Molecule: SAM riboswitch aptamer (S box leader)
Organism: Kineococcus rubinsiae
């Protein structure tokens, strides 16, 4: 590269850089944008998808047990305009898991 499985109507922004289009891709719309958008970096915050601990319950093989389930932490992702901006199509796509 690949196929799986999960999740995409909550939730959390400022500062520097850069300079013209961005919100996946098509129609058709709506919306941010030189009062500087996206997109890069710094910090800051959001969340709990996964590891560690730790409480608390469960369970049966009764152990300092566990491929359990809720809460707590916040290391590794990931996020911080609009429901993945809306319908409507696309073996679209994005994040996390755990394979190979």
């Nucleotide at each position: 590269a690949c196929a799986c499985c999960a999740u995409c109507c909550a939730g959390a922004g400022u500062g520097g850089c850069c300079g013209a289009g961005a919100g996946u891709c098509c129609u058709g719309g709506c919306u941010c944008g030189a009062c500087g958008a996206c997109g890069c970096c710094a910090c800051a915050g959001c969340a709990a998808c996964c590891a560690c601990c730790c409480g608390c319950g469960g369970u049966c093989c009764c152990g300092u047990a566990c491929g359990c389930g809720c809460g707590g932490c916040a290391g590794g992702u990931g996020c911080u305009c609009c429901c993945g901006c809306c319908a409507g199509g696309a073996c679209c796509g994005a994040u996390g898991g755990a394979g190979g």